Predicted 3D model of a 1446-nucleotide RNA (small-subunit ribosomal RNA) from a metagenome. It matches the Rfam family "Bacterial small subunit ribosomal RNA". The RNAcentral record of the sequence draws on SILVA.
RNA sequence: CGAGUUUGAUCCUGGCUCAGGACGAACGCUGGCGGCGCGCCUUACGCAUGCAAGUCGAACGGGGUUGGUCUUCGGACCGGCCCAGUGGCAGACGGGUGAGUAACACGUAAGCGACCUAUCCGUGAGUGGGGAAUAACUCCUCGAAAGGGGAGCUAAUACCGCAUGAGUUCAGCAAUGAAGAAAGCCCGUAAGGGCGCUGACGGAGGGGCUUGCGGCCCAUCAGCUAGUUGGUGAGGUAACGGCUUACCAAGGCGACGACGGGUAGCUGGUCUGAGAGGACGGCCAGCCACAAGGGCACUGAGACACGGGCCCUACUCCUACGGGAGGCAGCAGCGAGGAAUCUUGGUCAAUGGGGGAAACCCUGAACCAGCGACGCCGCGUGGAGGACGAAGGCUCUCGGGUCGUAAACUCCUUUUGUCGGGGACGAGUAGAAGACGGUACCCGGCGAAUAAGCCACGGCUAACUACGUGCCAGCAGCCGCGGUAAUACGUAGGUGGCGAGCGUUGUCCGGAUUUACUGGGCGUAAAGCGCGCGUAGGCGGCCUGUUAAGUUCUGUGUGAAAGGUUUCGGCUCAACCGGAACAGUGCAUGGGAUACUGGCGGGCUUGAGGGCAGCAGAGGUCGGUGGAAUUCCCGGUGGAGUGGUGAAAUGCGUAGAUAUCAGGAGGAACACCGGUGGUGUAGACGGCUUUCUGGACCGUAACUGACGCUGAGACACGAAAGCGUGGGUAGCAAACAGGAUUAGAUACCCUGGUAGUCCACGCCCUAAACGAUGCAUAUUUGGUGUGGGCAGUUCAUUCUGUCCGUGCCGGAGCUAACGCGUUAAAUAUGCCGCCUGGGGACUACAGUCGCAAGGCUGAAACUCAAAGGAAUUGACGGGGGCCCGCACAAGCGGUGGAGCAUGUGGUUCAAUUCGACGCAACGCGAAGAACCUUACCUGGGCUCGAACGGCUUCUCAACGGCUGUGGAAACAUGGCUACCCCGCAAGGGGGUGGAGUCGAGGUGCUGCAUGGCUGUCGUCAGCUCGUGUCGUGAGAUGUUGGGUUAAGUCCCGCAACGAGCGCAACCCCUGUCCUGUGUUGCCAUCAUUCAGUUGGGAACUCGCAGGAGACCGCCAGCGAUAAGCUGGAGGAAGGUGGGGAUGACGUCAAGUCCUCAUGGCCUUUAUGUCCAGGGCUACACACGUGCUACAAUGGACGGUACAAACCGCAGCAAACCCGCGAGGGGGAGCCAAUCGGAAAAAACCGUUCUCAGUUCGGAUUGCAGGCUGCAACUCGCCUGCAUGAAGCUGGAAUCGCUAGUAAUGGCAGAUCAGCACGCUGCCGUGAAUACGUUCCCGGGCCUUGUACACACCGCCCGUCACAUCACGAAAGUGGAUUGUACUAGAAGUCUGCAGGCUGACCCGCAAGGGGGGCAGCGGCCCAAGGUAUGAUCCAUGAUUGGGGUG
Repeated sequence: CGAGUUUGAUCCUGGCUCAGGACGAACGCUGGCGGCGCGCCUUACGCAUGCAAGUCGAACGGGGUUGGUCUUCGGACCGGCCCAGUGGCAGACGGGUGAGUAACACGUAAGCGACCUAUCCGUGAGUGGGGAAUAACUCCUCGAAAGGGGAGCUAAUACCGCAUGAGUUCAGCAAUGAAGAAAGCCCGUAAGGGCGCUGACGGAGGGGCUUGCGGCCCAUCAGCUAGUUGGUGAGGUAACGGCUUACCAAGGCGACGACGGGUAGCUGGUCUGAGAGGACGGCCAGCCACAAGGGCACUGAGACACGGGCCCUACUCCUACGGGAGGCAGCAGCGAGGAAUCUUGGUCAAUGGGGGAAACCCUGAACCAGCGACGCCGCGUGGAGGACGAAGGCUCUCGGGUCGUAAACUCCUUUUGUCGGGGACGAGUAGAAGACGGUACCCGGCGAAUAAGCCACGGCUAACUACGUGCCAGCAGCCGCGGUAAUACGUAGGUGGCGAGCGUUGUCCGGAUUUACUGGGCGUAAAGCGCGCGUAGGCGGCCUGUUAAGUUCUGUGUGAAAGGUUUCGGCUCAACCGGAACAGUGCAUGGGAUACUGGCGGGCUUGAGGGCAGCAGAGGUCGGUGGAAUUCCCGGUGGAGUGGUGAAAUGCGUAGAUAUCAGGAGGAACACCGGUGGUGUAGACGGCUUUCUGGACCGUAACUGACGCUGAGACACGAAAGCGUGGGUAGCAAACAGGAUUAGAUACCCUGGUAGUCCACGCCCUAAACGAUGCAUAUUUGGUGUGGGCAGUUCAUUCUGUCCGUGCCGGAGCUAACGCGUUAAAUAUGCCGCCUGGGGACUACAGUCGCAAGGCUGAAACUCAAAGGAAUUGACGGGGGCCCGCACAAGCGGUGGAGCAUGUGGUUCAAUUCGACGCAACGCGAAGAACCUUACCUGGGCUCGAACGGCUUCUCAACGGCUGUGGAAACAUGGCUACCCCGCAAGGGGGUGGAGUCGAGGUGCUGCAUGGCUGUCGUCAGCUCGUGUCGUGAGAUGUUGGGUUAAGUCCCGCAACGAGCGCAACCCCUGUCCUGUGUUGCCAUCAUUCAGUUGGGAACUCGCAGGAGACCGCCAGCGAUAAGCUGGAGGAAGGUGGGGAUGACGUCAAGUCCUCAUGGCCUUUAUGUCCAGGGCUACACACGUGCUACAAUGGACGGUACAAACCGCAGCAAACCCGCGAGGGGGAGCCAAUCGGAAAAAACCGUUCUCAGUUCGGAUUGCAGGCUGCAACUCGCCUGCAUGAAGCUGGAAUCGCUAGUAAUGGCAGAUCAGCACGCUGCCGUGAAUACGUUCCCGGGCCUUGUACACACCGCCCGUCACAUCACGAAAGUGGAUUGUACUAGAAGUCUGCAGGCUGACCCGCAAGGGGGGCAGCGGCCCAAGGUAUGAUCCAUGAUUGGGGUG
């Protein structure tokens, strides 16, 4: 620091996801040790049990017990110990929790002249003298208990008067006056001392109150408020205060967010981050709040009080049913909840707290220990040596590789462990006292001994193989893996990572500049309000004075400690801990500065306004008016149609239309001018004219003197459609009707036609309201149009300058690109609006506006891994341009109809083996299925196997030959024969057979694992590369353009220049000539023959070989002077002469595992192999390809000609003979320019048939034969005789062919024993037509659109059906919170009464009275509760609505 993911690829936008760090965690697997930390995040749910706050006898009376002394024996006195009670202090601290709380609760900085403070410290003053009670105790008594009640006795540092009163308080200007206190105990013989007490001042520490500032979400919460805001009096408090009350006033708060709702303890800090920020607030520390829920006060210095009280409520427990008791959010522990969080431990040794004079007591605070890998830190599980490398595992191309120096083995060490021994610091104090702890630590013994796992390995991301599985099982953070070769699933081996841990899940920050302060955007990606006016607010020209709020410098205070950073130090290191310094970016305050911003004052004119003088305009409003046109009405003329369309029909018309003429009526709109011309803020505005009226622009420079810009709300305007009321209605025209079109046609077309369109008034308030571009100001190269004004100038209506407006093209710059470009999307400033992935959703709910329709504001659940912008290359288009091709057209002949042949589908069958399926499968693989072939079926056999190689072993010569039996054969089972080579021999070698073994075999599967080969687009003209250039890039350029060509063929041009694969040429055949050579070929001349037969010839034909020839080379024209085109000459051939071979980059997962090869899988007495028979030849049908025909351009018969190419020894076979014929006999010749196949046929000549299912046609069938072959039944070919079917030229549709072609005629060959209508070749005869490129099909180039890229056989929209998910509405139903009104009124404070009760003080001799107090009662307030009625939220609801996904 980035990465993956949208696309065929690219750039951008944009979301999603990952790598990092962290945690009070949990879960899975695993687990050796130690140190330091941490440990109910959930039910502020309920709690058994124990402990957590007591202490003081030196405040007091008393009781018990014990020691001593005395004794009148009753007891007394002195002392020790223990104890309940009275009294004092403490229980308001310490400890827990986070429910509530959005608040002066907290943080920070201040304030209190408005306050309090027990204990402690300091200062100074006092401590005199009396009184009356009451617990305990005793007696009686009630109660189950808890607890009381009555009578009697008693003490005090308990309580009450009196005295004194420095200081204190009150009154007062003061003098002064008034009020107002106390307690004793201990030591001591005493003096005295100590501890207390009272009042006061001060301090320290603590608290109370007030204020500024700061820190959550929702505006779909916008208005809130009655003690409310203020005042006066009174009350109350420690104290200010509506804190409370009476009266008076009517205020107070709020878009700088009141009120309401939701959430939440706040902070120091913690985590993350480069930082700014963001998130969090567990442990520790400060503050707050709470103590089962709620209310209340008492005591006290302090509480409205966790382990105090009273009351209400809920709950639990006890009960004798009358009544009582209780509060773990203290420590431990239990139950429940939950994914989840510990011991009912030790000690007061230390630190700290309470009490005490002290000893001491208490202390679940604290210090320790226990449990938990929960976290951080440290250590170990051994170290060294040890093989060309054991065994074993895995893999393998079988060679090897790898685990791997790893192990074994040898030597060594002992951290840890264990055993034994020693043994602390913590205890600062005269001595004593250690829970931890016999711990840490140290020494010694022993022995490698006691100790390794987890996750991952497709990319991101470090690490790969094998097997299993077969879209299954499964994985997955994102992209995505899995459908038979999975580095992605599972297992194994190996590897990588971390390591006593490792992964997963959850959460936070980061990455995310993806809320943008640092640090983003809005023409087309999400995003400029439809437009104006203007309020608040924000921002604001030049000069100057002043101020010092912002700003800035400096000082002071504070920012607790802990934490952080740096550094030093202590535990062996570290974590951890201690010291010091710094930071803590803040707040307050003193002082200084004054540029800038602000405040206040003065001035200025350039911004703004503005007087005057002009000027253009469909700017607005109201009224009037004009002509053309449409329609309608009346009349005339006229007489059959008109109208409408692609073509029609509906419609109108003999009741007179259309057409035409004249007249009239009415409504709406304004041709030409008219123009990317004008005006207006936008919407918008168009005949002429009147009224009223807004704004701009230009010129001038009187006047004002910053008066400005923007603008949340608010307000006004706002096309069309629509709504309301009333008019109007010619044309047009939703709806509607009819006619067409169509498969349908609720459309497009036609004929009609109502709202509406028009007017007035009132609503609606939307739009692709667009420049998809907010307003304002300034700055920044240019060119060229056009509208308005002004100035100068010209002969000019010319030109120049300038201001305002409106267009186009373009520079810099900007932009993802497209593009924008002084009218910015450039450069800056100010202000407003808006955006933050797609869908859901211009939706729901709520609010608000509207008569309604509906508008505005505007979510969430759920779901997806994208959605998008611009540009690129292709592909595609019933887009365009140019151009090719038997593509169409023009022709000729076919197919489709018939019969037959052949292939295919289908069906059938035991099997009808398999493959091929649009073109590019279907007379295809198959150049030839009776057996064989053969792969299929049935049946019978074999298992080292039908063939082959290696090894071991046994036998024997083997192979072979002859010959039986069974059998369909294969095969099984016999007999006879038979004995290799080397060596003396032993033995060896070779071979056969048997047994065994390692390999076999498979036309079994996968052509979607492959090689090779092939088809196809297509013999189409294309396909690319290097360098350069352009572009951010994909990519472009080159290859586009102008010509030309069969051609990316060539020429020219050009940011391209070259090159490669293709094209062409080179190769073969053919067409002409020449040369050479002449046998088996040839024969002109000579001779000869039946015959080139022979002699001879080498001329000719022909064969072979080698050359020549054709190149737009020549001429003319066209063209650009080019390339080339057209014509001509010459030539056998002329513009690639004709044909063949030759097939670019690639496409179709095209075809082939059954030619061959080959990975993987499957099979091994069978899916191998042998044999016999059958099948591949089936047959209701359908299709393809052919043959033969339907006839006279023909058939039949007879006669007569002329080829090329090819083949032949297991062969071709002549003559001759036989047979009607197929054929048979025969065998000359020929390994072939020699002999043979071999007759070419159509043609030509002649005869006949005469239009007929025929003398056409030959299917079918019968009989008789021939040939091949082991064998023609299933199932061959041929011949003869007989039979003589369909068929008379073929529907829709469709195929081939452009010249030696089509058509037509025959010949040969491959395969092959035999079998050819097929195939491959050959020659003969030999046409017609092409105007042309509109259309069909295919193709090439350029261009355009695209939401396609599996590429139009694409993509994709909506309904419906089914499944599922979340949400809305809904008669309602249930709950939570809360407002208002009324009711209610416990405990309690306050208050009133107090006739009942009453010790201290006062009067009084007393009785009694007074004063004071109390019970009780009344009143105000008030918790729970109740009634009624609202609000908000949640859940649920028959049914219903749309939405998402499949």